[in-house]
């Protein structure tokens, strides 16, 4: 890197340094010199393995991982409410795609 496959509506922030972005892409809308992102150091959460234990939960924080906003919100299809001679627009649900993380395989 590539397949496979769980899960993704909860959980968690402070100092340093750095000086423009920054939320995957797009498109909205947000976060952002009250220093955002990023990289240290400490701490905090508990998703997945691992541990105790077990039907299940639960407890542990050892391996990754994570600590704005539902994966910020759609993005492709179906249905549904609506409306209407008939279509469109809009509002909901459901499933895809595509993205994160983890395990396992090549």
């Nucleotide at each position: 890197u590539u397949c496979u496959u769980a899960u993704c509506a909860a959980g968690a922030g402070a100092g340093g340094u750095c000086g423009a972005g920054g939320a995957a892409c797009u498109a909205g809308u947000c976060c952002u010199g009250u220093g955002a992102c990023a990289c240290c150091u400490c701490a905090g959460c508990a998703a997945c393995c691992u541990g105790u234990a077990u039907a299940a939960a639960a407890c542990a924080a050892g391996g990754u991982g994570c600590u704005a906003a539902u994966u910020c919100u759609a993005g492709c299809a179906a249905g549904u409410u609506g409306a209407u001679g008939a279509u469109a627009a809009a509002a909901c649900u459901u499933g895809a795609a595509a993205g994160a993380u983890g395990a396992g395989a090549a």
The prediction has a mean pLDDT of 81. The RNA shown here (SAM riboswitch aptamer (S box leader)) has 106 nucleotides and comes from Virgibacillus halotolerans. Rfam family: SAM riboswitch aptamer (S box leader). Rfam describes the family as follows. The SAM riboswitch is found upstream of a number of genes which code for proteins involved in methionine or cysteine biosynthesis in Gram-positive bacteria. Lineage of the source: Bacteria > Bacillati > Bacilli > Bacillaceae > Virgibacillus.